[in-house]
RNA sequence: UAUGAGAAUUUGAUCCUGGUUCAGGGUGAAUGCUAGCGGCGUGCCUAAAAUAUGCAAGUCGAACGCUAUGUUUACAUAGCGUGGCAAACGGCUGAGUAACGCGUAGGAAUCUACCCCCAAGUAAGGGACAACCCAUCGAAAGGUGGACUAAUACCUUAUGUGAUGGCAACAUCAAAGAUUUAUCGCUUGGGGAUGAGCCUGCGUUCUAUCAGGUAGUUGGUGGGGUAAUUGCUCACCAAGCCUAUGACGGAUAGCUGGUAUAGGUGUAUAACCAGCCAGAAGGGCACUGAGAAACGGGCCCUACUCCUACGGGAGGCAGCAAUGGGGAAUCUUGCGCAAUGGACGAAAGUCUGACGCAGCGACGCCGCGUGAAGGAUGAAUGCCUUCGGGUUGUAAACUUCGUUAUAAGCGCCGGCAAACUACGUGCCAGCAGCAGCGGUCAUACGUAGGGCGCAAGCAUUACCCGGUUUUACUGGGCGUAAAGAGUUCUGUAGGCGGUUGUUCAAGUUGGAAGUUAAAUGUCUCGGCCUAACCGAGAAGAGGCUUUCAAUACUGUUCAACUUUGAGACAGCUAGGGGGUAACGGAACGUAUGGUGUAGCGGUGAAAUGCGUUGAUAUCAUACGGAACACCGAGGGGGAAGCCAGUUACCUGGGGCUGUUCUGACGCUGAGAGACGAAAGCGUGGGGAGCAAAACGGAUUAGAUACCCGUGUAGUCCACGCCCUAAACGAUGCCUGCUAGAUGCUUGUCACUUGUGAUGGGUGUCGAAGCUAACGCGUUAAGCAGGCCGCCUGGGGAGUACGAUCGCAAGGUUAAAACUCAAAGGAAUUGGCGGGGACCCGCACAAGCGGUGGAGCAUGCUCUUUAAUUGGCUGAUAACCCAAGAACCUUACCAGGGCUUGACAUUCUUACCGUAUGCUUUUCUCGAAAGGGAGAAGCUGAUGCUUGCAUCAAGGUUUGAACAGGUGUUGCAUGGCUGUCGUCAGCUCGUACCGUGAGGCGUACCCUUAAGUGGGUUAACGAGCGCAACCCCUAUUGCUAGUUGUAUCACUCUAGCGAAACUGCCUCGGCAACGAGGAGGAAGGUGGGGAUGACGUCAAGUCGGUAUUGCUCUUACGUCCUGGGCAAGAAGCAUGCUACAAUGGCCGGUAUAAUGAGUCGCAAAGUCGCGAGGCGGAGCUAAUCUAUAAAACCGGUCUCAGUUCAGAUUGGAGUCUGCAAUUCGACUCCAUGAAGUUGGAAUCGCUAGUAAUCGCAGGUCAGCUAUACUGCGGUGAAUACGUUCUCGGGUCUUGCACACACCGCCCGUCACGCCAGCAAAGCUGGGGCCACCCGAAGUCUCCCCGUUUACGAGGGGCCCAAGGUGGAAUCAGUGAUGAGGGUGAAGUCGAAACAAGGUAGCCGUAGGGGAAUCUGCGGCUGGAUCACCUCCUU
Repeated sequence: UAUGAGAAUUUGAUCCUGGUUCAGGGUGAAUGCUAGCGGCGUGCCUAAAAUAUGCAAGUCGAACGCUAUGUUUACAUAGCGUGGCAAACGGCUGAGUAACGCGUAGGAAUCUACCCCCAAGUAAGGGACAACCCAUCGAAAGGUGGACUAAUACCUUAUGUGAUGGCAACAUCAAAGAUUUAUCGCUUGGGGAUGAGCCUGCGUUCUAUCAGGUAGUUGGUGGGGUAAUUGCUCACCAAGCCUAUGACGGAUAGCUGGUAUAGGUGUAUAACCAGCCAGAAGGGCACUGAGAAACGGGCCCUACUCCUACGGGAGGCAGCAAUGGGGAAUCUUGCGCAAUGGACGAAAGUCUGACGCAGCGACGCCGCGUGAAGGAUGAAUGCCUUCGGGUUGUAAACUUCGUUAUAAGCGCCGGCAAACUACGUGCCAGCAGCAGCGGUCAUACGUAGGGCGCAAGCAUUACCCGGUUUUACUGGGCGUAAAGAGUUCUGUAGGCGGUUGUUCAAGUUGGAAGUUAAAUGUCUCGGCCUAACCGAGAAGAGGCUUUCAAUACUGUUCAACUUUGAGACAGCUAGGGGGUAACGGAACGUAUGGUGUAGCGGUGAAAUGCGUUGAUAUCAUACGGAACACCGAGGGGGAAGCCAGUUACCUGGGGCUGUUCUGACGCUGAGAGACGAAAGCGUGGGGAGCAAAACGGAUUAGAUACCCGUGUAGUCCACGCCCUAAACGAUGCCUGCUAGAUGCUUGUCACUUGUGAUGGGUGUCGAAGCUAACGCGUUAAGCAGGCCGCCUGGGGAGUACGAUCGCAAGGUUAAAACUCAAAGGAAUUGGCGGGGACCCGCACAAGCGGUGGAGCAUGCUCUUUAAUUGGCUGAUAACCCAAGAACCUUACCAGGGCUUGACAUUCUUACCGUAUGCUUUUCUCGAAAGGGAGAAGCUGAUGCUUGCAUCAAGGUUUGAACAGGUGUUGCAUGGCUGUCGUCAGCUCGUACCGUGAGGCGUACCCUUAAGUGGGUUAACGAGCGCAACCCCUAUUGCUAGUUGUAUCACUCUAGCGAAACUGCCUCGGCAACGAGGAGGAAGGUGGGGAUGACGUCAAGUCGGUAUUGCUCUUACGUCCUGGGCAAGAAGCAUGCUACAAUGGCCGGUAUAAUGAGUCGCAAAGUCGCGAGGCGGAGCUAAUCUAUAAAACCGGUCUCAGUUCAGAUUGGAGUCUGCAAUUCGACUCCAUGAAGUUGGAAUCGCUAGUAAUCGCAGGUCAGCUAUACUGCGGUGAAUACGUUCUCGGGUCUUGCACACACCGCCCGUCACGCCAGCAAAGCUGGGGCCACCCGAAGUCUCCCCGUUUACGAGGGGCCCAAGGUGGAAUCAGUGAUGAGGGUGAAGUCGAAACAAGGUAGCCGUAGGGGAAUCUGCGGCUGGAUCACCUCCUU
């Protein structure tokens, strides 16, 4: 100085685990929309692919020759060449490279042109070759021959400060001049500076599905070579060298300063700038030079391009611009050497696509602007609206000022995440980063208004870091979530290691020094108006190196331990520890014989099977194989797997005691070795029982199963393989520490002899602590240490490929593409269970009567129809809406009418207003509605011209708001209702428990009709429900009483009271309460009714009414006539009447209650067989109006389709009503179906009930009423009881369910799509090995020539490219095949979740359409019941 944030998403809810996604920052970016200015930066990330054109390296006349031009011939300028220096820098690119390439720190065996310093020198000679000239070849590029010539070009000689070689003597080695006379050069040597080469330590990606690699390889000696060290190279010798601390191989990649991000540790990255490296079309090679194996030099090979006269030549933009190409994508064929820098030059200067500038691009960063002040009638427009208004909004207009002028967009607005409304759409169109939104009121789509954010930009896409402690060094985990290897007996490497002393100073700690280029970053100043940008200074990091010091700890050296870890020894000791051999009895099967007779066996029930050729049963004898009852116990032993009759032999380990010995000898343990249930495999035995497969019988829709009968491998033994299990304590091994209680087992000790103490092991419960919770808890899942193994979302998948092991089956190791937003653990509340316990209910049972069969009535379905209007559909629809469909009702259909309307309010145009108004009425068309034409009567106000004008009420007419809709949505709603259910439940406050969802209270015991009450209790109280309060009824008192009675008492009517409270007694019980009894009209809520908690079913109702949204408006409104709702093969539901003698019919006769009545009930009388007619007393009702019926008495019928039953049909009538045909009721005569008590199944009812009998009312003109609502009369039977059925309540248990079992969910098959794998092959890439060939070139050898500097030619080694063959490897493609994922309302079953209906699962083997089934062994991650063991209280 700087500095750390979370959220959404699994669930009904919760906690955890765990992934996915988002908010932040960044970029050489790209894309979409948009765009005013400037400054500073920045710009082919792809094809190291190809390139037209121009330019990018020259310069020096003060080294030299020649030519041309000019001329002031001293010369100047230009050109050609010789010569010198430079061209190895600068510029570009990142292909290659995993390397001493880079970074950092060091080193010794080196060179260094130009530059600086010092010392010495610069003497004497010589011969050529270009240019130029002549000749000549070629299309060109370019040569060839001859002749001339200069030098700072080249050569010889001399000298030798000095250098090199040598022990030394000595030998060898230089130079160049120019000129303005003062300098610049040249040569030798020494030193410096700069630059370069080489070597070393450390660091530097992924992969082990790459484990062995290497012959110049490792080292030595000696030649050669280099500026220099070295296998750099060669000959010889030796056989080394590297490697699990990852060699070799493969993939990818230039490295760094830095950059991005981050709190930090880190992670990612390597554009621009800077350092290093590498490359220059691909490959090889040398030359020159101080320096190159040379981007704009050379030679050769290859590919490509161009020119050509076809003979031959030329070329290399990964320099700057530029072109086409590639690509999502990246600029001008610009100006200038003015600045900075470079080359040459003495200099002037020349050259410089380095560089400086400009251009293009919002590509990035930074800055500025798009006006300022005032301005309310809060203008208009737009949008919304509760219609009042709000908002846009001081925004605009307008005024003043300013400016040369000009200039705002993009994204978003459901949550995360700042910002909301309207319309359109209707699971469509579309959105989406995640979860998700959209199926008619979408703040999530589209548009608009408004708003939020950023702003010349804004969004999107891609990628990086962050969040993510989601790889955990800092800083995670492994009982059940992913994760402890089957064991660790032997143990390698490695890691870690007891007590005491000593040594060193490697680790460690501290000080000092060096370095860590600059730039960047931080801080402080400063320069551009500011900022970005730039300049200066300061501070600083980790690292590495050197050095000094310290010595606690670790380590090293040496030593000690009379020891505590480990081991040994001695004495005891328990044991299904292991191996081998022998023996035993029970059971079983078979064989033989005896006795004996018809069955046996098996199951839920059966059958297959066995049996009269004698089974089963039973007795005797013999044979055979396997397993070992009781003891036997969560008791013992073992590393684990596992181990059980008895005896003998061999053998491993453990424990205790002694504290005798050794003296850290230890722990863990990658790889490795060994062992390793069952199944399975091989060879050979054996085979009693059991039993995969197989066969048969059942069950079943089917049954490749469960059950039954047979039955082969196998199970057993020996030897050899296999190597996996829910190989589990789902808990690695070792050591130490941290309360206890109580069992079992096995040692030792003590004494008080049944207790205590102390060890080893094995259980249960628990403290602290831990844990997401469950739970663990001295046998840790606690607190710590050491070492190993393993995990990182689900699926794909423990699969593919590769490798390896195996006889095989298979094992071990072990991915990816693709796909999902979850998968999962524990616990909670519910619901559910073909789980459990308890309790209740006409739930069953016990009874009585029915339904289901018949006929009819009514409703419904379905069908039909122009319409058969609509709703309701398990319980909880179906004599329901509908307490009255002939018209009306009426909603439906056909036809005919009306259009501000049948109904309401308001405005408006024109007209009438003694008439077009109101009342009554006539005619006409018509089926009516409606249309048209008349007649009579009645009628307001004002003005005046007195018969005119105007206006009311009212009407006609025009237009507009609106009316109207039984149109739609009950899944937009209110209200009301059904149902669970009159079931006993549902909650709250405070406290307490739990991280939490939640729990407690409300659980337990007793009791009740009851969460009713009592007892107990971390609960104490309270609310809605229960009960009570209300109504009716049963008894009674008092009061009053009209019409009851002639009158009083009584009865009755209707008002107020009383009475019943487990109050009293006995018994039981702690109590609550229960049982019985007394009294009483009534006894334990006396009997009924009303009363319906929180909620459930998106239950029902928009067609009762109300109502949001949508919808129709000369029609989906409204009126009328007629029709339909009444149809009719069939089915269902609710009823009525019956089938008869407990009855029918006839006659006689007795007794109610509720309720109704003036548009009404109607008596007497009379007519009619009767329905009914006439009639009209009485009654606005305790007054009048009705025959109660069954019952009872008498008679008849005599068991029949009848004197039962009454359907159906014919005829004749009555009544209501405009109207009775579709389509009314009733009466009379006649007719006289089915039906003789009803299959499976099913309903109601527990007392004044069922059953049975009639009466009344509502609706209503009449009626379909056998319905509904009430009323009374007569009046039973039965309940042992709660096993079962149904429903409900409480507790508990399991759950993969939560739309809640009408749940969830598995696999085959069929179809579509997707990615990967295998595959006969085919194609390609980069390498490898062998052989062939071998350019250029260095080196070497030979030969020839020569002007002796050298040149021509040939041979050899090495060697690029090329050719042939081979072995691998990596990709691409591939008919077809087998699996996987995913989709959609497919098909078949029903495997899993509850005891999932056969408990499930693991391994293995066999079978089967499929899920799966069966055998063997194992696990509990199985419910239920019983028993046992142990623990707690």
This is a predicted structure of a 1433-nucleotide RNA (small-subunit ribosomal RNA) from a marine sediment metagenome. Model confidence (mean pLDDT): 84 of 100. It matches the Rfam family "Bacterial small subunit ribosomal RNA". Its family is annotated with structural constituent of ribosome and ribosome in the Gene Ontology.